Record summary:
c-di-AMP riboswitch aptamer (ydaO/yuaA leader) from Nonomuraea wenchangensis, 143 nucleotides, folded computationally. It matches the Rfam family "c-di-AMP riboswitch aptamer (ydaO/yuaA leader)". Gene Ontology terms of the family: regulation of gene expression and cyclic-di-AMP binding. The source organism's lineage runs through Bacteria, Bacillati, Actinomycetes, Streptosporangiaceae and Nonomuraea.
RNA sequence: UGCCCGCGGCCGCUGAAUCCGCCGUCGAGGCGGAACCGGGGACCCAAUCUCGACCGGGGUGAAUCGGCACGUCCAUGUGCCGUAGGGCAGCUUCCGCACGCCCGAACCCGUCAGCUAACCCGGUAAGCGGCACGGAAGCAUAA
Repeated sequence: UGCCCGCGGCCGCUGAAUCCGCCGUCGAGGCGGAACCGGGGACCCAAUCUCGACCGGGGUGAAUCGGCACGUCCAUGUGCCGUAGGGCAGCUUCCGCACGCCCGAACCCGUCAGCUAACCCGGUAAGCGGCACGGAAGCAUAA
């Protein structure tokens, strides 16, 4: 000096998933508040009929909908290519970067739920990154 591994701090990203107080000798942990987020839940509105086939329905989330190939216990599945939609630099918007770079999942309720004031019930995880910057307008700048 370079590379690799581990730990800690700081800054930043997706996401609602952050801050504060009290109890506990310390700690583990527990309780509560604020803030943010989700669900249930009236009038009104919406829906409402007939026949046949198939088929329960619903929620969180950006994560839907297709094509091709393989496979299949013929239901599920696997891979690839697209796609509705979503994300990327104190906060919001706009322009550039950018015809750029990524995501386009997973899970839950259990036959039940449209909207929905009052009211009721829950969540505050998890996973990543390391010069992301330049300009304009506005905002904010704690204890």